Record summary
Model confidence (mean pLDDT): 85 of 100. A computed fold for a 104-nucleotide RNA from Parageobacillus thermantarcticus, annotated as SAM riboswitch aptamer (S box leader).
[in-house]
RNA sequence: UUCUUAUCAAGAGAGGGGGAGGGACUGGCCCUGUGAACCCUCAGCAACCUGGCGGAAGCCAAGGUGCUAAAUCCAGACAGGCUAAAAAGCCUGGAAGAUAAGAA
Repeated sequence: UUCUUAUCAAGAGAGGGGGAGGGACUGGCCCUGUGAACCCUCAGCAACCUGGCGGAAGCCAAGGUGCUAAAUCCAGACAGGCUAAAAAGCCUGGAAGAUAAGAA
C1' cells in the first nucleotide's frame, strides 16, 4: 500500500514549547492570537488485540494499538422507497473516511 471482517449518535484534557492554521476530500457550517497544526510531559476514555476467571453468556485487568470540540460536525457517486402541485425534504442501502484484527 491493497484485500477481508467488525465498529463508528456513548466516553475522555491539563501544563510546557510552538506561532497560523485546523476540522481527510468537495460544498456547507464551525474551531482558532482568550493561541491552530505540530512536539514533549502528565492525566484520562474506550476495550479491537492481549492476559485472568467462566460450560457459556459474560466479568475483571490494562501489556500492544486507538482516541480525548461539534453524530465520521452535516451532506456527498450510485441504487431502491416515501412525502410533495412544485421547489424540496425524509428513510434504507451504498460510496468515501477513521480505527482495530487478520491476510497478501